[in-house]
Context: one part of a larger RNA
RNA sequence: AACGAACGCUGGCGGCAGGCCUAACACAUGCAAGUCGAACGCACCGCAAGGUGAGUGGCGCACGGGUGAGUAACACGUGGGAAUGUGCCCUUUGGUUCGGAAUAACGUCUGGAAACGGACGCUAAUACCGGAUGUCCCCUGCGGGGGAAAGAUUUAUCGCCAAAGGAGCAGCCCGCGUCUGAUUAGGUAGUUGGUGGGGUAAAGGCCUACCAAGCCGACGAUCAGUAGCUGGUCUGAGAGGGUGAUCAGCCACACUGGGACUGAGACACGGCCCAGACUCCUACGGGAGGCAGCAGUGGGGAAUAUUGGACAAUGGGCGCAAGCCUGAUCCAGCCAUGCCGCGUGAGUGAUGAAGGCCUUCGGGUUGUAAAGCUCUUUCGCACGUGACGAUGAUGACGGUAACGUGAGAAGAAGCCCCGGCUAACUUCGUGCCAGCAGCCGCGGUAAUACGAAGGGGGCUAGCGUUGUUC
Numbered sequence: 001a002a003c004g005a006a007c008g009c010u011g012g013c014g015g016c017a018g019g020c021c022u023a024a025c026a027c028a029u030g031c032a033a034g035u036c037g038a039a040c041g042c043a044c045c046g047c048a049a050g051g052u053g054a055g056u057g058g059c060g061c062a063c064g065g066g067u068g069a070g071u072a073a074c075a076c077g078u079g080g081g082a083a084u085g086u087g088c089c090c091u092u093u094g095g096u097u098c099g100g101a102a103u104a105a106c107g108u109c110u111g112g113a114a115a116c117g118g119a120c121g122c123u124a125a126u127a128c129c130g131g132a133u134g135u136c137c138c139c140u141g142c143g144g145g146g147g148a149a150a151g152a153u154u155u156a157u158c159g160c161c162a163a164a165g166g167a168g169c170a171g172c173c174c175g176c177g178u179c180u181g182a183u184u185a186g187g188u189a190g191u192u193g194g195u196g197g198g199g200u201a202a203a204g205g206c207c208u209a210c211c212a213a214g215c216c217g218a219c220g221a222u223c224a225g226u227a228g229c230u231g232g233u234c235u236g237a238g239a240g241g242g243u244g245a246u247c248a249g250c251c252a253c254a255c256u257g258g259g260a261c262u263g264a265g266a267c268a269c270g271g272c273c274c275a276g277a278c279u280c281c282u283a284c285g286g287g288a289g290g291c292a293g294c295a296g297u298g299g300g301g302a303a304u305a306u307u308g309g310a311c312a313a314u315g316g317g318c319g320c321a322a323g324c325c326u327g328a329u330c331c332a333g334c335c336a337u338g339c340c341g342c343g344u345g346a347g348u349g350a351u352g353a354a355g356g357c358c359u360u361c362g363g364g365u366u367g368u369a370a371a372g373c374u375c376u377u378u379c380g381c382a383c384g385u386g387a388c389g390a391u392g393a394u395g396a397c398g399g400u401a402a403c404g405u406g407a408g409a410a411g412a413a414g415c416c417c418c419g420g421c422u423a424a425c426u427u428c429g430u431g432c433c434a435g436c437a438g439c440c441g442c443g444g445u446a447a448u449a450c451g452a453a454g455g456g457g458g459c460u461a462g463c464g465u466u467g468u469u470c
Stems, first nucleotide, its partner, number of pairs: 001469003005466005012342006018335002020300001025298003029295003034059003039056002042053004066253003076177006084170003089166008097131004106121006136147004151158003179225003186216003191213008228250004232243004255276005278289004306332001308331003314328001315326004345375004355366004379411001381406005389397001414459005419440003425454005435442002
């Protein structure tokens, strides 16, 4: 000097920021991802227009939000690379033809305590399947073979299919950099390389069969410990050292472990399956759950906030749109946690009042300090007006900020220290006691060092102490 701080005493206002560093401990309750009727049938309401509901279907749920457990690694940073993918978006070219069979909803019956089902029957589509064509694309032994589409309506649009290119995004590879320990010296059999095959969007021991015996290592392999990485941030003249809260980029994780499905994209926080621990329901047959989302609870801890408001703005999802959803976000609440600003009055006032303290008893000091007199009204308080943020409408914040008027010095000062270091001294009490203390050291009868008082010094809505870093 600094802090995501804590503790003690104290505490007026505002602006801006920050707020579980510990148990990646367990979680009651509510909310945090829906949307589309301009894809489709059905049911209900309605005179109609139209609306509502569950279901099929589409898009989204892989973003946004949280956490740092794991990870010493191509995880990250930086600079390169080739063997790749890509929904939505942009550009360009071409196409959008003919058919078919189902199924949910629904109806009937039925099982179960529930969760949830079962059988039969009916129906639609931008759901599913087949044929055609195929600019073009893919495979090829160069003969050939394979591969599309979907419609809707308010008639102007929105879509759909194939191919090429782009943008952005993502996967992969490599050089260099990246903590401690040698009281860890050898490590390695898919191990290192090759060939054939498989697999992937894609190169590759990524996987497999065979062949060879390689590969890494004192320039520290392997093992062990610790740790998310970076931009940054703190300190420092710098070099360096410490650190990685908030904000931003990347990575990893989502009760623990494993697995795949769907999909352009996941091996998926609020999806599925299996195993495990735990909690809950049960009619004992069987089921349900996952706050490291926002609040909140218990627990742990020196310690860290409201079960708030709004989608008004910005952004995201869906939708032609109107709009709906959004604990992202924007705001409000709590906390001197930090930084910054402001105030707690100004001028005058000597019989230097009273009181306190000291005294050599003369006086000194507190001290212009108070009172008194003359003023002012920041902030706060009361009343009134009342925004910007919103391009036309729409304001949670908010009757907030700001402005005007009014009353009245009125409502607003503490904390630490005073032996030296180190700015600041006396009296009383105590008597190696009680106590102080960062170091040196004070205290055993005149203690400037303990306790109190008077006085003084420092900082100030804070001041000290403790912890940590430089």